Predicted 3D model of a 356-nucleotide part of an RNA (large-subunit ribosomal RNA, domain IV) from a Bdellovibrionales bacterium. The source organism's lineage runs through Bacteria, Pseudomonadati, Bdellovibrionota, Bdellovibrionia and Bdellovibrionales. The sequence was found in a public genome assembly. The prediction has a mean pLDDT of 87.
Context: one part of a larger RNA
């Protein structure tokens, strides 16, 4: 030097990606407590005061004598309240010690703002605990029971000793306000007229073989049968086709002109499309240009908050926008606090080294 503890003048986050770490706070009793809110909360909000020991008095509490009454005469019952009690508690007054009284240990730091996720939960056993997963709630689809779905070659089993208020699959994710347009493509559902069409049916036609016939011969013709090839025609689903369906997969335009300053364009024209993004929100966990512009906060801020809208490339259950409560989540501000720092010092211990 390092490690583990402890203390520190003045300052107090100037450190740093970031208050990481440490410090602060801390128990109990009483007073008091904002915005907002789903009226439950928020809340231990915040912020204050008290706290030891001794004495006296007191309040309830405990125990319960004598006396009196009663009878079933008992170790009885009732009434009665003397005395005792701090072993549990509350209150008032007085006194007393220390820097300090929950005297050690134990034992919340607080407040504002924004994002995300409603919440309690779950998760990468051994680098990620989260905004990821789940969730109650919402929706769509399938399934009528030998259910659908799943495992299995099968038998059989789960579903379920359940029965559509059930079960299965998929999506969304409390709650509040809502959830627009497009069915052209893909998927799914329905339809069956027409087109296409497999196996199969069908068998025109053609061909092999040869009894026989012809021929002097070589050879030619050739029935039936048995074979080979094979046209027309018939022939299901599917596909083409016709409809439906987006909380199915998904998608949701361009150019030009126009108002009596300018600017802008409620308005008009035109092209394309299945339809051209509605309500909301918006430099956002989304904005490239970008440290956009304006406002706030600071002496000074690429962060933050509030607006604007020119949305490179927002947008409605791939949910949109809000939202009290909640969060070892993330951003930012602030009070308190502090060796994080200015800037380092000392103390105790460990370790190391040396000597004995």
């Nucleotide at each position: 030097c390092u490690c583990c503890a402890g203390u520190u003048a003045a300052g107090g986050a100037a450190c740093u990606c970031g208050c990481c770490a440490a410090a602060u706070u801390g128990g109990c009793a009483c007073c008091g407590u904002a915005a907002c809110u789903u009226c439950g909360g928020g809340a231990g909000a915040a912020g204050g005061u008290g706290u030891g020991c001794c004495c006296u008095c007191u309040c309830a509490g405990g125990u319960g004598a004598a006396g009196c009454c009663c009878c079933u005469u008992g170790c009885g019952g009732g009434u009665g309240g003397a005395g005792c009690u701090a072993g549990g508690g509350g209150g008032a007054g007085g006194g007393u010690c220390g820097c300090a009284g929950u005297g050690a240990c134990c034992a919340g730091g607080g407040a504002g703002u924004a994002g995300c996720g409603a919440c309690u939960g779950u998760u990468u056993a051994c680098c990620a605990a989260a905004a990821a997963c789940a969730c109650a709630g919402g929706g769509c689809u399938g399934u009528g029971c030998u259910a659908a779905a799943u495992c299995a070659c099968a038998a059989g089993a789960u579903g379920a000793u359940g029965u559509a208020u059930a079960c299965a699959g998929c999506c969304u994710g409390a709650c509040g306000c809502c959830u627009g347009c497009c069915c052209g493509g893909u998927g799914c559902c329905g339809g069956a007229a027409g087109g296409u069409u497999a196996a199969g049916a069908g068998g025109a036609u053609u061909u092999g073989u040869u009894a026989g016939c012809c021929g002097c011969a070589a050879g030619g013709c050739g029935a039936a049968g048995c074979g080979g090839a094979a046209a027309a025609u018939c022939g299901a689903a599917g596909c083409c086709c016709c409809g439906g369906u987006a909380a199915a997969c998904g998608g949701c335009g361009g150019c030009c002109g126009u108002a009596a300053c300018u600017a802008u364009a409620a308005c008009g024209g035109u092209c394309c499309u299945a339809a051209g993004g509605u309500a909301g929100c918006g430099a956002a966990a989304c904005u490239c240009c970008u440290u956009g512009u304006c406002g706030g906060g600071u002496a000074a801020a690429u962060u933050c908050c509030g607006a604007c809208c020119u949305g490179c490339a927002u947008g409605a259950a791939u949910g949109g926008c809000g939202u009290a409560a909640c969060g070892a989540c993330u951003u930012u501000u602030u009070c308190a606090g502090u060796g994080u720092c200015u800037c380092a010092a000392c103390u105790g211990g460990a370790c190391u080294c040396c000597c004995a």